A computed fold for a 72-nucleotide RNA from a bacterium, annotated as transfer RNA. Its mean pLDDT, the model's own confidence on a scale to 100, is 83. The sequence is in RNAcentral, with records from ENA. It matches the Rfam family "tRNA".
[in-house]
């Protein structure tokens, strides 16, 4: 060069057009003298970035960055 996967929460990853979840980690509270471990509730996203298409895009197209494989 050319092909294909990937990029979503602090981390590991679901979610393939109609409000973005989960597990772990964190923060509170229940339980215990007390810690741990249990349960319960909460916090935490511009979905890599621009552009398009559509009433409506994390989700489809184009275009780029950065990771990973293959091929020359």
């Nucleotide at each position: 060069g050319c092909c294909g996967g990937g990029a979503u929460a602090g981390c590991u990853c679901a979610g393939g057009g109609g409000u973005a979840g989960a597990g772990c980690a964190g923060c509170u509270g229940a339980u215990u003298u007390g810690u741990a471990a249990u349960c319960a509730g909460c916090c935490g996203g511009u979905c890599g970035u621009c552009c398009g298409u559509u009433c409506a895009a994390a989700u489809c197209g184009g275009a780029u960055u950065c990771c990973c494989g293959g091929c020359u």